Predicted 3D model of RNase P RNA and transfer RNA as a complex of 478 nucleotides. Its mean pLDDT, the model's own confidence on a scale to 100, is 78. It holds a member of the Rfam family "Bacterial RNase P class A". About the family: Ribonuclease P (RNase P) is a ubiquitous endoribonuclease, found in archaea, bacteria and eukarya as well as chloroplasts and mitochondria.
[in-house]
RNA sequence: CCAGACGGCCGGAUGGCCGCCCUCCGUUCAUUCGGGGGGAGGAAAGUCCGGGCUCCACGGAAACACGGUGCCGGAUAACGUCCGGCGGGGGCGACCCCAGGGACAGUGCCACAGAAACAUACCGCCAAACCUUCCCCGCAAGGGGCGGGCGGCAAGGGUGAAAUGGUGCGGUAAGAGCGCACCGCGCCGCCGGUAACGGCGGUGGCAGGGCAAACCCCACCGGGAGCAAGACCAAGUAGGGACGGCAGGUUCCGAGCGCCUUUGGGCGCGAAGGGGCCGGGCGAGUUUCCGCCGCCGCCGUCCGGGUCGGUCGCGCGAGGCGUCCGGUAACGGACGUCCCAGAGGAAUGGUCAUCACCCGCGAAAGCGGGGACAGAACCCGGCUUACAGGCCGUCUGGCACU
RNA sequence: GAGCCCGUAGCUCAGCCGGUAGAGCACAUGACUUUUAAUCAUGGGGUCCCGGGUUCGAAUCCCGGCGGGCUCACCA
Repeated sequence: CCAGACGGCCGGAUGGCCGCCCUCCGUUCAUUCGGGGGGAGGAAAGUCCGGGCUCCACGGAAACACGGUGCCGGAUAACGUCCGGCGGGGGCGACCCCAGGGACAGUGCCACAGAAACAUACCGCCAAACCUUCCCCGCAAGGGGCGGGCGGCAAGGGUGAAAUGGUGCGGUAAGAGCGCACCGCGCCGCCGGUAACGGCGGUGGCAGGGCAAACCCCACCGGGAGCAAGACCAAGUAGGGACGGCAGGUUCCGAGCGCCUUUGGGCGCGAAGGGGCCGGGCGAGUUUCCGCCGCCGCCGUCCGGGUCGGUCGCGCGAGGCGUCCGGUAACGGACGUCCCAGAGGAAUGGUCAUCACCCGCGAAAGCGGGGACAGAACCCGGCUUACAGGCCGUCUGGCACU
Repeated sequence: GAGCCCGUAGCUCAGCCGGUAGAGCACAUGACUUUUAAUCAUGGGGUCCCGGGUUCGAAUCCCGGCGGGCUCACCA
C1' cells in the first nucleotide's frame, strides 16, 4: 500500500434573532407579562421475548389441558438475552455459523424411480451339496459334460436424497466381518475436567437408514389480562330488557277462588311478586382439596339509556457519569458526583453568520451544492429491522522497501 | 397505545398434519350464427408478498421483514 476479520464510538459545533411545550419565582382580573431552568433516539421503530406495576378477593397443594425452551457451566430481577467453554461445519488465516436432548416407549411419513425404503433380489455371480432331461466313457458299480429344478450370494451393475460400516489382504463353488490389520462405531475401565466432553487401554464383528422446525417421550419454565391496566371526584341516565349456562328447600305476606256462616267473620287453596331461615351457590383456563374473604343469586352474549369533564397512576430509576477493587468475561461491589422531557393524538422548530465535513468546477483565491434512518407517550432489560457519511482500536493474508 | 387476522392467475377463492399448483368468472383462438350474445372445444397466463433456515424435497413447517384489514373508552 492492497484485500479482509472483529470490537467500539459519532451521527455536526458555537453565537444572534424569532417562535413552541413543561416547570419554578415575581406579577396580573386572566397561561397577562417578565425572568430562571429543562426539552427525543441509537434505534424513540417492529411489538418479537423477558420483567416491574395494576386489576381479576387472597394464600397453598395436586392433576389435566395449553404454550414455550432444549450441549455444559456461569451472569442476571428475569429471558428464547449475554459471557466463557464443548462438539459439528466453513474459511489459507484473523474469524464466522449451528432450535445442538431422545429414532431399541409407541404411532406415522419417505412422492417419482427402483427388485427392495424395512426386512428384499431385476440384471448379475456360483454349480460345492440334493433331484433330473439329454449326450459321452465304462461289462457293471460309477464317472464326466451341456442344461433345468430346488437352491446359495449380496461382491459388481442399475434406481434413488438415502440401499444394512469403509479400505486392503486372506478365504470361498461364488461370496459375505466369514477371518485379520487400520480407520469409524457401541460397551466397559482408568485418567483429566464442576460439567458438556476429551485422552489412553481393553472388549464386541457391527448390535440393523432418515425425518421429532411430524405426532410424541423426557427434563425444565409459565395463572390470565393489560396504563384504553386501575383509583378518586364531578355531571347525567331507565341501577331497564332479551337469551344462554350453573344453582333449591321450607315458611310468611299476597290479587283472587272454593266451602261454611249467627253477615261480624272463619277455614282451605293460592298466580306474578316480595320478606325471613336453612342448605348452598358464585367469585377471571378446567377439576379436586385445605385455610380464609366477599356477595346473595353468580357469570357470559346482545339490545337499550347516559357521559365523552377533571385529578392521580406519571418518572429518583434493576438511573446516568467518573475512579478504584474482584472476575478470563458477561457482570458484581465500594466511593464520589448529577437530577436529566413528559403533555390532549399534536411541543421539542425556523432563519442568519462563522467554523468543521463531503461532492463538483477552478492553477489558486474562491464559487455552487449537500447532510442518512427516523421521531418519546406507563417504565425498564434484550432481540430484530432501517441508517448518507465519518472516526478509533486490535488482528489476519499478500506485495514492496529498509 | 394494545390485541387479533389475512396475503395463491387480471378478480373471487380452494389447496396449508410436506411429494408435478387448481376451480369459477375474465382473456385469446376456432366452431355454430347473416352478425352479436349464449353454448361447445382448445389454449395462454403464477417471484404461491419478500428474505433466511429445517428437509432429499417447502405454497404448506420454523424465524425475521413488508403490505393490508378488523376490534378495544367510561357510567348505571